[in-house]
RNA sequence: UGGAGCGUAGCUCAGCGGUAGCAGCAUCGGUCUUACAAACCGGAGGUCGUGGGUUCGAUCCCCACCGCUCCAA
Numbered sequence: 001u002g003g004a005g006c007g008u009a010g011c012u013c014a015g016c017g018g019u020a021g022c023a024g025c026a027u028c029g030g031u032c033u034u035a036c037a038a039a040c041c042g043g044a045g046g047u048c049g050u051g052g053g054u055u056c057g058a059u060c061c062c063c064a065c066c067g068c069u070c071c072a073a
Stems, first nucleotide, its partner, number of pairs: 001072007010025003018056001027043005049065005
């Protein structure tokens, strides 16, 4: 310098145009226990890297930029 992939909750990730988003772990509350752990039940936590564009409508499509990884030189 060129090419490819990925950026979604504290962490690991699903969703890939339809009315602002799934789950697990972690965290918080409860049940249970003398107590702790485990198990079970429930809650909270995300405007989807940033800025534009397309569209009636964008996490999803297009463009630029930022960051990470890989390949080539």